Small-subunit ribosomal RNA, 5' domain from an uncultured prokaryote, 488 nucleotides, folded computationally. Model confidence (mean pLDDT): 84 of 100.
Context: one part of a larger RNA
RNA sequence: GAUUGAACGCUGGCGGCAUGCCUAACACAUGCAAGUCGAACGGAAACGAUGCUAGCUUGCUAGCAGGCGUCGAGUGGCGGACGGGUGAGUAAUGCAUAGGAAUCUACCUAGUAGCGGGGGGCAACCUGGGGAAAACCAGGCUAAUACCGCAUAAUCCCUACGGGCUUCGGGCCUUGCGCUAAUGGAUGAGCCCAAGUCGGAUUAGCUUGUUGGUGGGGUAAAGGCUUACCAAGGCGACGAUCCGUAGCUGGUCUGAGAGGACGAUCAGCCACACUGGGACUGAAACACGGCCCAGACUCCUACGGGAGGCAGCAGUGAGGAAUAUUGCGCAAUGGGGGAAACCCUGACGCAGCAUGCCGCGUGAGUGAAGAAGGCCUUAGGGUUGUAAAACUCUUUCGCUAGGGAAGAUAAUGACGGUACCUAGUAAAGAAGCCCCGGCCAACUCCGUGCCAGCAGCCGCGGUAAUACGGAGGGGGCUAGCGUUGUUC
Numbered sequence: 001g002a003u004u005g006a007a008c009g010c011u012g013g014c015g016g017c018a019u020g021c022c023u024a025a026c027a028c029a030u031g032c033a034a035g036u037c038g039a040a041c042g043g044a045a046a047c048g049a050u051g052c053u054a055g056c057u058u059g060c061u062a063g064c065a066g067g068c069g070u071c072g073a074g075u076g077g078c079g080g081a082c083g084g085g086u087g088a089g090u091a092a093u094g095c096a097u098a099g100g101a102a103u104c105u106a107c108c109u110a111g112u113a114g115c116g117g118g119g120g121g122c123a124a125c126c127u128g129g130g131g132a133a134a135a136c137c138a139g140g141c142u143a144a145u146a147c148c149g150c151a152u153a154a155u156c157c158c159u160a161c162g163g164g165c166u167u168c169g170g171g172c173c174u175u176g177c178g179c180u181a182a183u184g185g186a187u188g189a190g191c192c193c194a195a196g197u198c199g200g201a202u203u204a205g206c207u208u209g210u211u212g213g214u215g216g217g218g219u220a221a222a223g224g225c226u227u228a229c230c231a232a233g234g235c236g237a238c239g240a241u242c243c244g245u246a247g248c249u250g251g252u253c254u255g256a257g258a259g260g261a262c263g264a265u266c267a268g269c270c271a272c273a274c275u276g277g278g279a280c281u282g283a284a285a286c287a288c289g290g291c292c293c294a295g296a297c298u299c300c301u302a303c304g305g306g307a308g309g310c311a312g313c314a315g316u317g318a319g320g321a322a323u324a325u326u327g328c329g330c331a332a333u334g335g336g337g338g339a340a341a342c343c344c345u346g347a348c349g350c351a352g353c354a355u356g357c358c359g360c361g362u363g364a365g366u367g368a369a370g371a372a373g374g375c376c377u378u379a380g381g382g383u384u385g386u387a388a389a390a391c392u393c394u395u396u397c398g399c400u401a402g403g404g405a406a407g408a409u410a411a412u413g414a415c416g417g418u419a420c421c422u423a424g425u426a427a428a429g430a431a432g433c434c435c436c437g438g439c440c441a442a443c444u445c446c447g448u449g450c451c452a453g454c455a456g457c458c459g460c461g462g463u464a465a466u467a468c469g470g471a472g473g474g475g476g477c478u479a480g481c482g483u484u485g486u487u488c
Stems, first nucleotide, its partner, number of pairs: 001488002004485001006484005013360008021319001026317003030314003035078003040075002043071002047069002050065007085272003094197002097194001099192002103189002108185003112181004116150001118148002125140005153166001157164002169177001198244003205235003210232008247269004251262004274295005297308004325351001327350003333347001334345004363393004373384004397429001398425006407415001432477005437458003443472005453460002
């Protein structure tokens, strides 16, 4: 000098754009953050419309009607593996670059073949039971694109070479939606290998499923992945093992570069979801807002037993030098479901607060009686100083009023009566901070008297202090200025 996710002190007008718990992966009140489909199904708790019946205060109450709009709970489908958060762990099962073969891939897409005929139940519901609750048990009824056989069978797959494997609804029909099977594509994912990837040798030996083979098992798939047997290997001074530290990268900061330091925001990958373990479902999870077990913690309890997981968005306590609103909206972009209308979406779009960067303003011109006041003085004067006043002018920003977008392709705008335009208003509402001994731009007076204090280094202060404190004056930067910390 540059830099910053900064903090602190003093000060503070406006706008645009970015960014904001770096500490306790500490604990969390409350609300919201993942639903949707009635065009799969049995149905009808609620609301509405309509009709009927009864009562009457004649437009209200009650009842009936799933016939209608719809729809709580339930069965079923798809989605809850994405999106969002965090960086604890991990020095290599990771990441980054370049390759590879032994794999899977819901939805989407291309073409091929087919979609026949049956069956039995279980929720909801009803009845009963016990329970404080959470939830549960027994009996009975019922539907389906839920479940289970059968028929059909080419490619394909398995095979002991005999053989074995698939299917719903709606519609008069067609179109269209959908289902089943195998083959391609696309996308996504799993796996293997090479060299690269921090410090310590005051860590020198490490390893027994360990290294390799055979047989069995297992996986979507190669493989000690696992198991039995056999062999005795494998790694290491080119640093194994152990210890410490750490998510990695694109990149960021600095630097002429080489390099050094870092890895907030944004993007890619990985890991984690109170702590540890486990599987289930599924195309995909060993699953943040799913399940089971154990543990710690918190809460409820009728003491028998139950409930919970903000490292989602806000917010609270704690920690800390320190980091925001319990805001608005699905209008846009994107995502899930749905034939669609639409519903959901703290992703996202916006607004609020603060921090940084950038831009603008706080007026401009004229104005010497060089006013008053302040300060200094050799008492003559000098300086503040064209500075002020005064006169003339302008109105950016702000404020007030009127108009008023684009963002939306027919409708739909949170932002927002916002941006912007016009008119009005009056210099009117808007300047501070640090420094002045040398380094280093900028000097005098008073106070103090090795005191009080200053200080980055050298050093100032003990009675004339340009170095302390105040004042006047001056210098620097400017909505900031200075200090502290970080990196080069």
The RNAcentral record of the full RNA draws on ENA.